Record summary:
Fluoride riboswitch aptamer (crcB RNA motif) from a Gammaproteobacteria bacterium, 61 nucleotides, folded computationally. Its mean pLDDT, the model's own confidence on a scale to 100, is 79. The sequence was found by an Rfam model in a public genome assembly.
RNA sequence: CCCCUGCACGGAGAUGGCUUCCUCCUAGAACCGCCUUUGGGCUGAUGACGCCUACCUCACU
Numbered sequence: 001c002c003c004c005u006g007c008a009c010g011g012a013g014a015u016g017g018c019u020u021c022c023u024c025c026u027a028g029a030a031c032c033g034c035c036u037u038u039g040g041g042c043u044g045a046u047g048a049c050g051c052c053u054a055c056c057u058c059a060c061u
Stems, first nucleotide, its partner, number of pairs: 010025004016052003020048002033042003
């Protein structure tokens, strides 16, 4: 100096925040939604649960 493995720190999981859990990555990384006749169309604030905020629909006051 290079390679491999383990651990730690750290980072990531299609738009915000927090807790818990799960998964992934090791920085040239993980990750960066889907369909389409390319005109356009569709779901969702989660990776999962719970809560908050924003947004949407309906009803009541």